Large-subunit ribosomal RNA, domain VI from Prototheca moriformis, 257 nucleotides, folded computationally. The RNAcentral record of the full RNA draws on ENA. Model confidence (mean pLDDT): 85 of 100. The gene name in the source record is rrn23.
Context: one part of a larger RNA
RNA sequence: AGCUUUAGAACAUUGAAAGACAUCUUUAAUAGUACGAGAGGACUUUAAAGGAUAUACCUCUGGUCUACCAGUUCUUAUGCCAAUAGGAAACGCUGGGUAGCUACGUAUAGAACUCAGAAUCACUGAAUGCAUCUAAGUGAGAAAGAGAUCUUAAGAUAGAUGUUCUCUAAAAAAUUUUAGAAAGAUUAUCUAAUAAAUAGGUAUAACGUAUAAGGUUUGUAAAAAUUUAAGCGAAUAUAUACUAAUAAAUUAAAAGU
Numbered sequence: 001a002g003c004u005u006u007a008g009a010a011c012a013u014u015g016a017a018a019g020a021c022a023u024c025u026u027u028a029a030u031a032g033u034a035c036g037a038g039a040g041g042a043c044u045u046u047a048a049a050g051g052a053u054a055u056a057c058c059u060c061u062g063g064u065c066u067a068c069c070a071g072u073u074c075u076u077a078u079g080c081c082a083a084u085a086g087g088a089a090a091c092g093c094u095g096g097g098u099a100g101c102u103a104c105g106u107a108u109a110g111a112a113c114u115c116a117g118a119a120u121c122a123c124u125g126a127a128u129g130c131a132u133c134u135a136a137g138u139g140a141g142a143a144a145g146a147g148a149u150c151u152u153a154a155g156a157u158a159g160a161u162g163u164u165c166u167c168u169a170a171a172a173a174a175u176u177u178u179a180g181a182a183a184g185a186u187u188a189u190c191u192a193a194u195a196a197a198u199a200g201g202u203a204u205a206a207c208g209u210a211u212a213a214g215g216u217u218u219g220u221a222a223a224a225a226u227u228u229a230a231g232c233g234a235a236u237a238u239a240u241a242c243u244a245a246u247a248a249a250u251u252a253a254a255a256g257u
Stems, first nucleotide, its partner, number of pairs: 003155001007166007017152004023051007035040001053109005061103004068096005073088006113147003120140004167256001173251004178192004198244003201240005207233003214227005
C1' cells in the first nucleotide's frame, strides 16, 4: 500500500498471544549464641551498602558544541594609518562556550506473594501378621518452571467491547497542497493554517564571550587608563500578527447480510 472484519468515521478499552525481567557480593544485628574438650563457629530471621546489567533523562558534575565570543601568526585586498574582509587541508592555530547530543553524571528497576514440583527428606501403610517414603492415600522441598510484575498487543479468520459523529450531501472524516519540528534519508509521525503564535522578523530577558569601534587623557614609544559589566551573539524563554500559512483540489456515499 492493497485486501479483510466493518455503511463510513473519531476517541477510548479488554487481553488470546509474543517478548522482557530473573542477578551477584559485602557488612551489621540475631550471636561469639546453638554446637564443640578446645581451636573454631552456624542454620534462621532482619537491616544496610555496593558491583555488574537494563531503561529513561540532561537539574547537577564532566565531554563535545566546524564560525557564538575573544586572542594571535603569515599572506592578499579595501590608496596609506587605523579598522575590516578573504585564504592558510575542508575550524590556520589558541582560550572559552549556550541549545542539542552524550557518560564519567542523575533517576528508576530486579521485590514480595501464589501454584505445581526434580533430586532428596518424611508420615501412614499393605502386597510379605515383621520391615518398607508407595502399591491406594498424605506432607516438605531448587537461582530453574507456571502465574504475578513490565512492554507490544483484535489479521485473536472464534477477526472482541464501549461512547460519540455522519449520510439523497457543501456529510462525518481523510488526503494532496501550505507554515513547520518534540519527527525525519524518503515515507511516516506530530504541531499549526487568521476566531491563528506554525515558522521567520522585532523587542526584552536568560545564557555565552570578556570590557567593541570611535573619541579623550597619559607616555618619546610599545602601551595603559577612561568613556565601558562595554560591544557582539546559534539553537533558549516571554511578548508582539510586522512577513509568510486567509486559498484550492481530490477522495469519501444512497440507512448499510